[in-house]
Context: one part of a larger RNA
RNA sequence: UGACGGGGGCCCGCACAAGCGGAGGAACAUGUGGUUUAAUUCGAUGAUACGCGAGGAACCUUACCCGGGCUCAAACGCACGACGGCGGCACGUGAAAGCGUGCUUACCUACGGGACGUUGUGCGAGGUGCUGCAUGGUUGUCGUCAGCUCGUGCCGUGAGGUGUCGGCUUAAGUGCCAUAACGAGCGCAACCCCCAUCCGCAGUUGCCAGCAGGUAAAGCUGGGGACUCUGCGGAGACUGCCGGCGCAAGCUGAGAGGAAGGCGGGGAUGACGUCAAAUCAGCACGGCCCUUACGUCCGGGGCGACACACGUGUUACAAUGGCAGGGACAGAGGGAAGCCACCGGGCGACCGGGCGCGGACCCCGAAACCCUGUCUCAGUUCGGAUCGGAGUCUGCAACUCGACUCCGUGAAGCUGGAUUCGCUAGUAAUCGCGCAUCAGCCAUGGCGCGGUGAAUACGUUCCCGGGCCU
Numbered sequence: 001u002g003a004c005g006g007g008g009g010c011c012c013g014c015a016c017a018a019g020c021g022g023a024g025g026a027a028c029a030u031g032u033g034g035u036u037u038a039a040u041u042c043g044a045u046g047a048u049a050c051g052c053g054a055g056g057a058a059c060c061u062u063a064c065c066c067g068g069g070c071u072c073a074a075a076c077g078c079a080c081g082a083c084g085g086c087g088g089c090a091c092g093u094g095a096a097a098g099c100g101u102g103c104u105u106a107c108c109u110a111c112g113g114g115a116c117g118u119u120g121u122g123c124g125a126g127g128u129g130c131u132g133c134a135u136g137g138u139u140g141u142c143g144u145c146a147g148c149u150c151g152u153g154c155c156g157u158g159a160g161g162u163g164u165c166g167g168c169u170u171a172a173g174u175g176c177c178a179u180a181a182c183g184a185g186c187g188c189a190a191c192c193c194c195c196a197u198c199c200g201c202a203g204u205u206g207c208c209a210g211c212a213g214g215u216a217a218a219g220c221u222g223g224g225g226a227c228u229c230u231g232c233g234g235a236g237a238c239u240g241c242c243g244g245c246g247c248a249a250g251c252u253g254a255g256a257g258g259a260a261g262g263c264g265g266g267g268a269u270g271a272c273g274u275c276a277a278a279u280c281a282g283c284a285c286g287g288c289c290c291u292u293a294c295g296u297c298c299g300g301g302g303c304g305a306c307a308c309a310c311g312u313g314u315u316a317c318a319a320u321g322g323c324a325g326g327g328a329c330a331g332a333g334g335g336a337a338g339c340c341a342c343c344g345g346g347c348g349a350c351c352g353g354g355c356g357c358g359g360a361c362c363c364c365g366a367a368a369c370c371c372u373g374u375c376u377c378a379g380u381u382c383g384g385a386u387c388g389g390a391g392u393c394u395g396c397a398a399c400u401c402g403a404c405u406c407c408g409u410g411a412a413g414c415u416g417g418a419u420u421c422g423c424u425a426g427u428a429a430u431c432g433c434g435c436a437u438c439a440g441c442c443a444u445g446g447c448g449c450g451g452u453g454a455a456u457a458c459g460u461u462c463c464c465g466g467g468c469c470u
Base pairs, nucleotide, nucleotide: 007470008469009468010467011466012465013464015460016459019423020422021421022420023419026315027314028313029312030311031310032309033308034306035305042053043052064301065300066299067298068297069296070295076124077123078122079121080120081119082118083117084116087104088103089102090101091100092099093098107114108113126290127289129288130287131286135284136283137279138278139277140275142273147186148185149184150183151182152181153162154161155160166177167176168175192267193266194265195264197235198234199233200232201231202230203229207224208223211222212221213220238261241255242253243252244251245250304442317416321375322374323373324372325371326370327369333364334363335362338357339356342353343352344351345350382413387408388407389406390405391404392403393402429452430451431450432449433448434447435446
């Protein structure tokens, strides 16, 4: 000077408490450990690994294993030599890759050759081989925490201190006051984006008040620029005004006005640094290692194994529910090898026709909810695992190892021990919809979107993490 203390003081945070819903028990999905295996490729490992890299493992991917091939090599450049092809077609062999054979065919030329290609030699190749403890870049975390420093001055022999401490205040080293300090930088805040109100401009594919036409109904048509909305630009919130408290900063008010009030809500934004944290497999890169193989191509298998153990999830155990019939309302997105209205066929997945739409125009489009009926507490009309059968679709190909449909089968499960997680408002809970990846899909994952919509916070003693002073 720090760090630490079952030392003290002050103060924060869903940290506890108060609440609501979960996990831990069941079945399944998924990741991991372990075990197994020819291989089950590799990495990630308390918090900060474990639905993580993976925003798509049947082949491919693929890095692993087995087997069959290639060796200037999958691609390209340069030099020298040889050949005449390259390309196209066909055949043999083969699982393919590959290996071999035949046919056909061409440009410029000052006829030496050149362009191009094959082939040989050589120099550059190639390696998801090792080292993240040689590195760049990027990332996680403490932590969106309020801190971390510098210049000059002053103090100290010096390390260093002061400033940055103290009082008040704030979400904040935010500000005010005080002050051997005075200033400044990186952080905080603001400037950026989205949402909430209004105004202006602009109206098509959007809108429809008034006028006219028109319908079974309909902005359907003429038209309109009011409204909604869309898009662009602005305004608006600043403790600005009032009362109380205070030196001030500021605090407070069931104050005014206002769509919004004291940071209005959300996002982006992550200081000096810590963990020799993570990544050589995204990429780059030093060093080391392989070079008829640790490179590379292909066929098949594996990454999908299963006595077990853990994490994250999905579905449930039911009546605030299940089932059947009827009725209603979104937002954000996506669409051409696509989205597909509508019609027909099929119980259905889907199939056959086929209109529109590169889309405020056409298409993909809700569920919970409401109404009616039924079930009456039962392992059930709960629950849907598992298994049998029959199909549909994608794709060269669904045996290992796809999704979906129909019929049958109907397992465990009666609210889950110790323990543990999330959340303070349009939040939790609950309900569906969309997108990326993508032929298809193992998505119950991830990222978004809207619908319905709570309870509770006395308080800071205690647990955890953090800040300041000592």